[in-house]
């Protein structure tokens, strides 16, 4: 140098073009003398610059960064 996968919340996933969900964590409330557990509420996410499209987390081009085989 190429070929092939991957990037969604603090972790970890899940989403086949039409409100981006899910557990684990957080934070406040309730439960308790108190912690634990247990219930309720709530905040947080689509790597990045284009393109197609009414409309993209999704299809599409190119960078970025990780894996991975080949030289």
């Nucleotide at each position: 140098g190429g070929g092939c996968c991957u990037a969604u919340a603090g972790g970890u996933a899940a989403g086949u073009g039409g409100u981006a969900u899910a557990c684990c964590g957080u934070a406040c409330c309730c439960c308790u003398c108190g912690c634990a557990c247990g219930g309720g509420u709530a905040a947080a996410u689509c790597g990045c610059c284009g393109g197609u499209u009414c409309g993209a987390u999704u299809c599409u081009g190119g960078c970025u960064a990780g894996g991975u085989c080949c030289a």
Molecule: transfer RNA
Organism: Candidatus Microgenomatia bacterium